[in-house]
RNA sequence: UGCACCGUGGGCGAUGGAUCCCGCCCGGGCUCUGAUCGGGCCCGAACCGCCGAGUCGGCUGAUGGUUCCUGUCCAGCA
Numbered sequence: 001u002g003c004a005c006c007g008u009g010g011g012c013g014a015u016g017g018a019u020c021c022c023g024c025c026c027g028g029g030c031u032c033u034g035a036u037c038g039g040g041c042c043c044g045a046a047c048c049g050c051c052g053a054g055u056c057g058g059c060u061g062a063u064g065g066u067u068c069c070u071g072u073c074c075a076g077c078a
Base pairs, nucleotide, nucleotide: 009026010025011024012023013022016069017068018067020065021064027043028042029041030040031039032038049059050058051057052056
C1' cells in the first nucleotide's frame, strides 16, 4: 500500500474526571409521520456501603480493580 473475512450499540458497579482491565443489566407500552428512519412520553433491569443492642447510634472509602489528575482530611519538613 492492496485484497479478503469477521466485528462495530447503550447503561450500571455507595462522593468528581480519565486510560486500560473486570463484572452486571439491556426490555415493554403509547404517540408524531402516508410509511421508514427518526423524534417525544411513560414503565422497567443492572445500581443506590458496612456494623450494632437497630426507624436509633457507630464506621470505612473520591478506584469494581490499576494508575494518574482534581477536591477534602491528618501528620512531618522547609

Predicted 3D model of a 78-nucleotide RNA (Fluoride riboswitch aptamer (crcB RNA motif)) from Raineyella fluvialis. The coordinates come from a structure-prediction model, not an experiment, and the mean pLDDT is 77. Its Rfam family is "Fluoride riboswitch aptamer (crcB RNA motif)". On this family, see Ren et al., Nature 2012: "Fluoride ion encapsulation by Mg2+ ions and phosphates in a fluoride riboswitch". The family has 289 seed sequences and 2,293 matches in Rfam 15.1. The model forms 100% of the base pairs in the Rfam consensus.